Annotation
This is a predicted structure of a 1506-nucleotide RNA (small-subunit ribosomal RNA) from a Candidatus Uhrbacteria bacterium. The prediction has a mean pLDDT of 82. Lineage of the source: Bacteria > Bacteria candidate phyla > Candidatus Uhriibacteriota. It matches the Rfam family "Bacterial small subunit ribosomal RNA". Rfam links the family to the GO terms ribosome and structural constituent of ribosome. It was read from a public genome assembly.
[in-house]
RNA sequence: GAGUUCAUCUGAGAGUUUGAUCCUGGCUCAGGAUGAACGCUGGCGGCGUGUCUAAGGCAUGCAAGUCGAGCGGAUCAUUUUCGGUAGCAAUACUGGAGAUGGUCAGCGGCAAACGGGUGCGUAACACAUUGGCAAUCUACCUCGCAGUCGGGCAUAACACCGCGAAAGCGGUGCUAAUUCCACGAUGGCCUCAGCUCCGUAAGGGAGUUGAGUAAAGCGCAAAACGCGCUGCGAGAGGAGCCUAUGGCCUAUCAGCUUGUUGGCGGGGUAAAAGCCCACCAAGGCUAUGACGGGUAGGGGAUGUGAGAGCAUGAUCCCCCUCACUGGAACUGAGACACUGUCCAGACACCUACGGGUGGCUGCAGUCGAGAAUAUUCCCCAAUGGACGAAAGUCUGAGGGAGCGACGCCGCGUGCAGGACGAAGGGCUUUGGCUCGUAAACUGCUUUUUUCAGGGAAGAAUCAUGACGGUACCUGAAGAAUAAGAGGUUGCUAACUCUGUGCCAGCAGCAGCGGUAAUACAGAGACCUCAAGCGUUAUCCGGAUUUAUUGGGCGUAAAGGGUCCGCAGGUGGCUAUGUGCGUCGAUUGUUAAAUCUCCGGGCUCAACUCGGAAACCGCAGUCGAUACGGCAUAGCUAGAGGCCGGAAGAGGUAAGCGGAAUUGCCGGUGUAGUAGUAAUAUGCGUUCAUAUCGGCAAGAACACCAAAUGCGAAGGCAGCUUACUGGAACGCGCCUGACACUCAGGGACGAAAGCGUGGGGAGCGAAAGGGAUUAGAUACCCCUGUAGUCCACGCCCUAAACGAUGAAUGCUAGAUAUUGGGAGUAUCGACCCUCCCAGUGUCGGUUAAAAAAGUAAACACAUUAAGCAUUCCGCCUGGGGAGUACGGUCGCAAGACUAAAACUCAAAGGAAUAGACGGGGACCCGCACAAGUAGAGGAGCAUGUGGUUUAAUUCGACGGUAAGCGAAGAACCUUACCUAGGUUUGAAAUGUAGCUGCAAGCCGCUAGAAACAGUGGCCGCCUUCGAGGGUGCUACACAGGUGCUGCAUGGUUGCCGUCAGCUCGUGUCGUGAGAUGUACCGUUAAGUCGGAUAACGAGCGCAACCCCUGUCCCGUGUUGAAUUUUCACGGGAGACCGCCUCGGAUAACGGGGAGGAAGGUGGGGAUGACGUCAAAUCAGCAUGGCUCUUACACCUAGGGCUACACACGUGCUACAAUGGCAGGGACAAAGGGUUACCAAGCCGCAAGGCGGAGCUCAUCCCAUCAAACCCUGCCUCAGUUCGGAUUGGGGGCUGCAAUUCGCCCCCAUGAAGCUGGAUUUACUAGUAACGGCCGAUCAGCCACGCGGCCGUGAAUACGUUCUCGGGUCUUGUACUCACCGCCCGUCACGUCAAGAGAGUUGGAAACGCCCGAAGGCCCCGAUGAGGGGACGAAGGCGGAGCCAGCGAUAGGGACGAAGUCGUAACAAGGCAUCCGUAGCGGAAGCUGUGGAUGGAUCACCUCCUUU
Repeated sequence: GAGUUCAUCUGAGAGUUUGAUCCUGGCUCAGGAUGAACGCUGGCGGCGUGUCUAAGGCAUGCAAGUCGAGCGGAUCAUUUUCGGUAGCAAUACUGGAGAUGGUCAGCGGCAAACGGGUGCGUAACACAUUGGCAAUCUACCUCGCAGUCGGGCAUAACACCGCGAAAGCGGUGCUAAUUCCACGAUGGCCUCAGCUCCGUAAGGGAGUUGAGUAAAGCGCAAAACGCGCUGCGAGAGGAGCCUAUGGCCUAUCAGCUUGUUGGCGGGGUAAAAGCCCACCAAGGCUAUGACGGGUAGGGGAUGUGAGAGCAUGAUCCCCCUCACUGGAACUGAGACACUGUCCAGACACCUACGGGUGGCUGCAGUCGAGAAUAUUCCCCAAUGGACGAAAGUCUGAGGGAGCGACGCCGCGUGCAGGACGAAGGGCUUUGGCUCGUAAACUGCUUUUUUCAGGGAAGAAUCAUGACGGUACCUGAAGAAUAAGAGGUUGCUAACUCUGUGCCAGCAGCAGCGGUAAUACAGAGACCUCAAGCGUUAUCCGGAUUUAUUGGGCGUAAAGGGUCCGCAGGUGGCUAUGUGCGUCGAUUGUUAAAUCUCCGGGCUCAACUCGGAAACCGCAGUCGAUACGGCAUAGCUAGAGGCCGGAAGAGGUAAGCGGAAUUGCCGGUGUAGUAGUAAUAUGCGUUCAUAUCGGCAAGAACACCAAAUGCGAAGGCAGCUUACUGGAACGCGCCUGACACUCAGGGACGAAAGCGUGGGGAGCGAAAGGGAUUAGAUACCCCUGUAGUCCACGCCCUAAACGAUGAAUGCUAGAUAUUGGGAGUAUCGACCCUCCCAGUGUCGGUUAAAAAAGUAAACACAUUAAGCAUUCCGCCUGGGGAGUACGGUCGCAAGACUAAAACUCAAAGGAAUAGACGGGGACCCGCACAAGUAGAGGAGCAUGUGGUUUAAUUCGACGGUAAGCGAAGAACCUUACCUAGGUUUGAAAUGUAGCUGCAAGCCGCUAGAAACAGUGGCCGCCUUCGAGGGUGCUACACAGGUGCUGCAUGGUUGCCGUCAGCUCGUGUCGUGAGAUGUACCGUUAAGUCGGAUAACGAGCGCAACCCCUGUCCCGUGUUGAAUUUUCACGGGAGACCGCCUCGGAUAACGGGGAGGAAGGUGGGGAUGACGUCAAAUCAGCAUGGCUCUUACACCUAGGGCUACACACGUGCUACAAUGGCAGGGACAAAGGGUUACCAAGCCGCAAGGCGGAGCUCAUCCCAUCAAACCCUGCCUCAGUUCGGAUUGGGGGCUGCAAUUCGCCCCCAUGAAGCUGGAUUUACUAGUAACGGCCGAUCAGCCACGCGGCCGUGAAUACGUUCUCGGGUCUUGUACUCACCGCCCGUCACGUCAAGAGAGUUGGAAACGCCCGAAGGCCCCGAUGAGGGGACGAAGGCGGAGCCAGCGAUAGGGACGAAGUCGUAACAAGGCAUCCGUAGCGGAAGCUGUGGAUGGAUCACCUCCUUU
């Protein structure tokens, strides 16, 4: 809140935009439903339900007949009777008449207008609801009143004749009736006409006068009676007509209409009426949507939903509509008639070609169409209908059965026990876990099933049961006959293994799959539902995502460019009336069914029956009168008017002014000028620029000037004048709600643009030239046309913005300013206080606040984006697209209005953390600068690329690979190649068997060796178990430097020894997050101090550790010069401690003293959170994959050392600060027993011999270390520089120096004379220069690397610039984070839509022609017949609309990737964007006006305080 007496009922969300967040917003899912279909599966029953498509075509059968008690016949059976013939007769045959019963065609009556089917058409009085008919009809039925008397003419059947293939038809003749008769009689309350009265205007009611009008018989035992018939009245039920109200889409349909609207008269109907006709008038409808187009049967109801709603209209009920298509009437109570008639058309069939026949949208069934929908069943037993007096007949209505899991409901597929937790499957960490009490097995039960027996109700009603031997009951048998489907990444319940490897595939959305896939496929397990389960389609819900309930519009989509204003909507105070809205009560209706509640019946349920409630609506009656409406009368607070002074760039027109610019004329004057980042084009000796004077022209108005003012907006600025609009203020007075808003409409509307005519100084699209550039259709420069200006006329758009519609009221303030007014005071003004109206601001450390409120946040906040009311405009995901088509406007450009197909799962707003910026501020670093020495040029060494090769093994690739892994490649190493071999293997563990016995050592043969064969020596231990050990065989297994560093561990590099990175609690924020960690100082430092919504803490910094510099103490060998050089151990010392200055008195900084050392003294170790899928599977370890007589293992040789080239790192040099020769000094730190090796001797030397010493402060490497110092020579040259290269001779290591080692001697004596662009390191014991040692190591390609000492500088003004980093701030469309993102053309492919010369079709309308059936009218006799207008179909014509196809051209969307550029996002490298115009391969560029949704810097102003 709803309903109700109460009880009671009542709304669920999730995924997806982001690095993360909040919001906006779409997409998707979970639910329910279905006349469903499809896939897999399928035991039973009950109740329902079943051509949604082709209103496509239909074979066959049936679906409407009945009545003999209306009539005349025909015929059959039975029977009675009378004849005839035959017969003696019985009897047989035959004819007539009658009766009874049946059947048949016809006349006649009733029914056939119901029942059954369909949804084509129809947007309509078709339907629904409520009323009306005083404007109507009604067969059968019921009731009432009154009748039913006479007469007459026909006709079918039938008979005969004729036509036709048939269907059928014609002629003549006869006959009946409940057929027919404008033939008679009777007659009323019936009909018509006149009059009177009542009533509601009327055709209503009553009375009266006149005229007119009926009928049929049948049955019976013939009397009664029954069924009929006629007239009138009434009822019930049915039907017809009319009004009001209600329910689809479209305005890209805005005007429609001539029988149209009304009237008089006539016709017509059961009945009102333009329903029809003649005449008259010119009306009628429409923005509350006419007319047109599209779609559609309507309702009760059904589905869903909390409801409001939304969607639907199967089955059942009511109404309508149609019956092959179109038209028409007839009959009848009722039809313009589903199984009647006529005509036309299409289709099908028959035909003798002349002509005929037919209508399943009844029940079955068939073809077709389709994703798809059943039996050519039984019965009239029941219910109902037609006819009949009845019996009864008919009834594909109906009752039943059949088929389909199509739906709903119910039942079952067993129950109990049973651990060895069987087998088997799956997984496994190999222990086990799981399927799982599940199975087996034991016992039990029998719903279901099968068999047998019994066996209904349904019948009210004597008989009669299709269903049906059915339901149901009883008995027997036996767990027997009975489980699947979908799912398991999240949403969403449920997880593992294997296979696959962006493949195959999945997918509702998000998304999975590129070698460890819970997402694919299979398996196991599990989850859900269950005779079903899923999928697809559609509807409602969720979706408050069209918002009445219940949304929005500053920035997300969305306020009209502005104003005026008709219709419309809304509207101040008081009173009266009315009672329309509104509210209450009551009556009628709102069919039944359905829904809800209660109760009953099928074993339950579904289903069904009864009762109640409800159906929210409409109409009538009675009442209330607050509010709204209407009417009337008043009021003044809204609004308007009059008066007064004052402000203003408000508008229009005319006139005037000065400065500047440019041009022209003249003077002076000479070589440049102009322009740019720099140039060049241009101008200039024909005299420019500059300067002076004069003249002319056009455009714009400095200062004042401001955040100012005015205007509706656009917009408006020199001065003066004229005309003119509006607002504000003040004192009173007047009108009396006159108001607000405003669809359509009207007016105005920057710039650009258009037309005509002027004007043209400057500027300046286009255009030309010069630069820049890879290009430069641009940015820059020199010229320059339209245009910019004026008049008149168009255009009508802008980021026309406050991105904020107008009006009114309310909700704290402060301050500045513009205009007006008042007050105090003053001589007056200023100042001060207050009021009204406008325009702004309220941010920072101090002052103050922008409070409440709102908002997604940003922000807004009396000038609201707050709280409310009224009215208007607009929005509903992004793109397509403000486009196409259509329409209106325009000279054009174009404007306004305004879609769809298709496509995506996002597109967006605000804010957050980062990253980035050719943004800003501050700071640091050998980062630059200042210096020193180098690299880049030469030769050589070494590493890499490339090339080559059988192999040149592999890895490392900007910084952060490249003298790197490698602190040692001749074999080995070695991973590569070639060749030869081995297969339980070179090494490891285990089992079994076997053999002999250890093992081991030394030989021989072949061979390159491995390997193979063979001989010899030696011959085991033992607890005595063939135990240990060993060999062989077999099996498990070994082995792999094979792959994946993008599966990993560990380790490492760089940012970076940079100063950062975080946490707890608290606080702020919806949140991501922020604060802390910002700020002011300071530091090498997030170091410290101050301050502070923060307070603390952690990892980093620093310190603690080591070396070194001074001193002291102790100990001291192999050291010693000693009061101690040295070594070891311990200690002292340095802390801004002291002084001074600065600073906030602090932190700290500058200077000084003392001191070996001064402000972390120098060096090292130490490397935060993290980044680079950085490096390494070849150091090692390791998951997975992979090879297994080979990708494993052994061996020999080769290769890793190649060589046109390119790069990196070094060494040596180019010389005189040097080279050579001779002489003379001074270290430190290391190493040494498979080692270092002394003295001495030999050799020119490398080295050899030698052997002392040393397991090391003792001995050795090792000596004089070298640079250095002294002396001498060389004298500027390819040299006495330089040493490459090559020849010869030697030495050493090693199994072995050929590929491929080092060293020595002699000889040879290349390039190179200081190195282009560019680039590296270093701030003090540093660079530079000099030597010494070590690891690895047999030796060594070491010029490398690591250490040690010696000699020993220069420079730093400084932070503008380069690089890197830190902090703060700013912008961002980036977050894979600028190596980002991203735009447009072009090329290719696919798709949809539009245009399109035309072409094809459809529906509807108009004009004309023709004109069937038919009714109407006329003639005729009321006939036959004829004529006329109307009239379906058809034909001709033009115009519009809709749709299909269409060469071609243009744009759009999507696509893996391609081409050209770089437009946008940062100041995006020319700020961007909007409107407009021109231009250009393209993004785009330029001009003009506008916006800030522009960064940065400076200035001005404002605010606060003083």